[in-house]
A computed fold for a 71-nucleotide RNA from a Candidatus Aenigmatarchaeota archaeon, annotated as transfer RNA.
The organism belongs to Candidatus Aenigmatarchaeota, within Archaea.
Its Rfam family is "tRNA". The family's RNA type in Rfam is transfer RNA. About the family: Transfer RNA (tRNA) molecules are approximately 80 nucleotides in length. Its family is annotated with triplet codon-amino acid adaptor activity in the Gene Ontology.
The coordinates come from a structure-prediction model, not an experiment, and the mean pLDDT is 81.

RNA sequence: GGGUCCGUGGUCUAACGGUAGGACGCCACCCUUACAAGGUGGAGAAGGGAGUUCGAUUCUCCCCGGACCCA
Repeated sequence: GGGUCCGUGGUCUAACGGUAGGACGCCACCCUUACAAGGUGGAGAAGGGAGUUCGAUUCUCCCCGGACCCA
C1' cells in the first nucleotide's frame, strides 16, 4: 500500500428496516445474628459524519479504531 471482517451499557453477547433483549457486574430493598447465595425492583448502550427511506443499530459512502490475509 491492497483485500476481508468487526465496532451495541463497565464487560461479554443477541436480534431485526418499525419499542435494542439477555448474562455478569453496579445500586436499593427483602431474607440472614452477619456474610455469601437467593428473591424483587432500578440505573446504565448503537465509534463519528453524510446519504437512501415515512422510518436506520440494521442498507450505501467517507473518516476513526481493532483483528486477520497478501505484498